[in-house]
RNA sequence: ACACAUUGCUAGGGGUCUUUAGAACCGAAGGGGUUUUAAAGUGAGAAAUACCCUUUGAACCUGAUGCGGGUUAUGCCGCCGUAGGGAAUGCAGUUUACUGCGCUC
Numbered sequence: 001a002c003a004c005a006u007u008g009c010u011a012g013g014g015g016u017c018u019u020u021a022g023a024a025c026c027g028a029a030g031g032g033g034u035u036u037u038a039a040a041g042u043g044a045g046a047a048a049u050a051c052c053c054u055u056u057g058a059a060c061c062u063g064a065u066g067c068g069g070g071u072u073a074u075g076c077c078g079c080c081g082u083a084g085g086g087a088a089u090g091c092a093g094u095u096u097a098c099u100g101c102g103c104u105c
Stems, first nucleotide, its partner, number of pairs: 001099001005094005010088001011054004016048001017041010060085003066079004
């Protein structure tokens, strides 16, 4: 000097669903639609000055109204997936293996 790891800053990307109950509104009506409140489910996150991710990229999107399993129900789980896309090779610290170089004994 340098990998990895990690912290911060700046910039950028991303998702926000399902079920039950209540309320308001829309609708000719419905087991319909919209908004909203509470509880429950999964999750990092289900609107947060939050969370996750940024090419070493399963964050997220598409395929997908896909296939299998399970659930009250849902991308809830698995497959699909060495598929196709996808936002910084940013800046500044911390620590340090190996290796290289220099100095000293």